This is a predicted structure of a 410-nucleotide RNA (Bacterial RNase P class A) from a marine eukaryotic metagenome.
RNAcentral holds the sequence, with entries from MGnify.
Of the family's consensus pairs, 90% are formed in the model.
It matches the Rfam family "Bacterial RNase P class A". From the family's description: Ribonuclease P (RNase P) is a ubiquitous endoribonuclease, found in archaea, bacteria and eukarya as well as chloroplasts and mitochondria.
Formats: sequence, structure tokens, C1' cells
RNA sequence: AGUGGACUGGGCAGUCGCCGGUCGGGGUCGCUAGCGACUUCGUACGGGAGGAAAGUCCGGGCUCCACAGGACACGGUGGUGGAUAACGUCCACCAGCCGCAAGGUUCGGGAAAGUGCAACAGAAAGCAGACCGCCUUGCGCUUCGUGCGCGAGGUAAGGGUGAAACGGUGCGGUAAGAGCGCACCAGCAGGCCGGGUGACCGGCUUGGCUAGGCAAACCCCACCGGGAGCAAGGCCAAACAGAAAGCAGCGCGGCGAUUCACGUCGUCGCGCACGGGUCGGUUCGGCCCGUCACCGACUUUCGGGUGGGCUGCUAGAGACGUCGAGUAAUCGGCGCCCUAGAUAAAUGACUGUCGCUCGACGCGCCUUUGCGGCACGUCGGGAACAGAACCCGGCUUACAGGUCCGCUCU
Repeated sequence: AGUGGACUGGGCAGUCGCCGGUCGGGGUCGCUAGCGACUUCGUACGGGAGGAAAGUCCGGGCUCCACAGGACACGGUGGUGGAUAACGUCCACCAGCCGCAAGGUUCGGGAAAGUGCAACAGAAAGCAGACCGCCUUGCGCUUCGUGCGCGAGGUAAGGGUGAAACGGUGCGGUAAGAGCGCACCAGCAGGCCGGGUGACCGGCUUGGCUAGGCAAACCCCACCGGGAGCAAGGCCAAACAGAAAGCAGCGCGGCGAUUCACGUCGUCGCGCACGGGUCGGUUCGGCCCGUCACCGACUUUCGGGUGGGCUGCUAGAGACGUCGAGUAAUCGGCGCCCUAGAUAAAUGACUGUCGCUCGACGCGCCUUUGCGGCACGUCGGGAACAGAACCCGGCUUACAGGUCCGCUCU
């Protein structure tokens, strides 16, 4: 100078608060009678955001709904092997590209299946193409120079355009040229051999085969994929509205109507009960009348489940330590720990002090003499990104300042 990774995300004290839990005291309610629920108080005890809690982009758990099987459609993924609950994540490796290197990076299947697309420039952009040039040739002109003009044809060597123009160098060949032929080189395809679990790598051989890009265009191939989400789901359950029943009669007996009978209806009597009136009075007793129908805002019940409450809810693919397996991701054994659970949303504010850092000034030291470096003091300033909301695994993005480690080059 660079490269890869790990960690941290101010400390302490005081004052005032906030949200859960435990314990204790008081109160209310319930019953199973000493427990439970709710509420309130406390010099009480202890806990209280993150590395990303974020974006909600993937994957899984959990919950409810749906579901014979297969195919199609649609969406996703895309080198190989492994890890994992799973993944578009991670690890190791392979191949391409970048870097002197450490290392980084890839939207990494198929373009010699098919269809399609390509701005501008350029003559031509895909089984290519004659603008200039080169070569052959007809006619005309001629300063007679195989010079000039017009035309017919050949040619991909050279020029020019472009991101890209259909292998490279050389020799032969030709009118000029051309893999047209040959040698070597590069690439590709087929075959064989060897190594590797595999992607792939190495070698030999055959073929003039030279085959452009884009699949995040359609498409082809392989694999994967039900839907919705904690506002899931379960339980309790005000008020208002709705529905049903009740709100004074009940029992016994006689007679009548009806009936096979039970029963029902009507009427009369007695007893008990209720309501009203009245008389006597001492807690009560006597007498009279009524108890027919309907209704309600009254009582009871019901269904749904709004406001609300409880649950789901935080002990988990958990944290830490250690041992073992593995290159690693990761997995296993043992020990130990419990570490937010709010609901419009708590986890904070202020002060002091210490530490960090920036600037100015002062003073001192070093000095390669560069108004450079180091140390101390005073004063003033600064300290990020951002906050749980069912829980995990990832990815991505944001982040002041600080610490540590591996490796490379000079």
C1' cells in the first nucleotide's frame, strides 16, 4: 500500500419516572371454606430491545381451510458434491473473467432442436456481402503511358463502418483470390484411454468441421411448488336490537258436555296460596271481594358474538462452556443457565463525572528542519443507524467512532 475476517456499538453515580414478574399488606367477589379471581398499596426483591429489532425479499415451524390419482396450465430454481427443518441460504470444489499476489467475481443448464431480435454507422448483420480496391474482358477516347471513361463478369487478400463482418501465420496455388491444397498453431465435434463420487481435467486419434451474440425474448430440459395468515386459531362475553316463555293461581271432590278410554271444556264446593279492602289488636286473627283476557320498557332463557377480556405468548431448529466427528458449512455427547412480552404500545429523561474524539490557545520534548511528530493543561464542541409486536433460519439495506487477527505486494 492492499486483501480477507472477527468483535464492539460508551462506563459509573444520583434524582424523577414507565412495563411485566415474585413477595407482603388492605379491600371486593366467588365457592369446593382456605383457596381462587379482581383491585389497590409498598423505603421490598429481581427483569426489561438490536446488530441490524428495519425492508417484509426468500425459507421453515405453528394455526385454520381445501384436498382420490394423473396430466395440462402458471410460478420459481438452474455448474458439481455436501450441509440443513427448509431455502433463491451456507460450505467445499469445478469452469469463465479480473488482479503481480493475497484474493475478488459470475442474472454459471441448452444458441451444431425450432421461432424471433439487434439502435447508430455501414455496400452488406447471418445458409452474408462487391462501396473503394484487386483481376479478366467488350466498346469508346487517347497526350500512345496496359492511361481515362462507360459496361459485363470474377474475387473476401487489402481499405473503410461497427459492440460484432464467418479462424491465425507461412508456403504452394491462381488472371486476381479463397481451407482451394499443405505445415504449424488455436478452437469445436466424434471415438478411445487414464484420473476424479461429480462438475471437470489430461492424453491419443479422426474430421477442413471453423459452427457469432441475446434464453432477465418465446421456447426446450431437469427439479420444486395447495390457499390464507397470530387481524391465524380457541374460549368467555356487556349494552342495543332480535326470538321464546313467564309475570297467580294450585290441589282434591261432585255434576254436566264430549270421548271406547285417557284427557279436554264448563260449572259448583272445600283447602292452601297471592292481591286489594275492612274490623279488632300485642308478634296476629276474623270477614268481604278478586285471582277473566291481553300486553310491557319487568323476570327468565336462547342464538349469533359487536365493544371488551382471557388464551395463543414465548423454554426455543435456545444461550454459554467443554469434548468429539468433519477441510468446512454443520452435526453429536456432556455440563450449566432462563434471558422482554407491551397492545397505541413500557424499556426513558435530567444532572455530575470518567473515558473517546475534533478544533483553538498555551507550554515542553524529539527532529530527517517538513510550520512534521509526541506528551500535558485550559476553553469550546461532537458521539451514529435505528427500536421488539407469534417464533425461528437466511438475504438485503442503514450505521459516528473504536478494537483485534490472518494473509499478500513493495